[in-house]
Molecule: c-di-GMP-I-GGC riboswitch aptamer
Organism: Actinomycetota bacterium
RNA sequence: CCCGACAAAGGCAAACCCAUCGUGAGGUGGGGGCGCAAAGUCACGGACCUGAGUGAAUCAGGUGGCCGGACUGCCGAAG
Numbered sequence: 001c002c003c004g005a006c007a008a009a010g011g012c013a014a015a016c017c018c019a020u021c022g023u024g025a026g027g028u029g030g031g032g033g034c035g036c037a038a039a040g041u042c043a044c045g046g047a048c049c050u051g052a053g054u055g056a057a058u059c060a061g062g063u064g065g066c067c068g069g070a071c072u073g074c075c076g077a078a079g
Base pairs, nucleotide, nucleotide: 002079003076004075011036012035016031017030018029019028020027021026034065040071041070042069044068045067046066047063048062049061050060051059052058
């Protein structure tokens, strides 16, 4: 370094509920805990979702817990 244990310590937090912001997707805070070894960060490529648009094009947004990529990072057995 690869790798990731019925390991230790700690971390994050799906659905759902409450509050709040947003036309919406959805965001934030609290409760909760399905899961996660990058479920840390970045909308760069793809994907999906929302609004505008008759539709398509297009424009403006959202999801990092959908895949890829970039950057960073805790712990440590076996191999």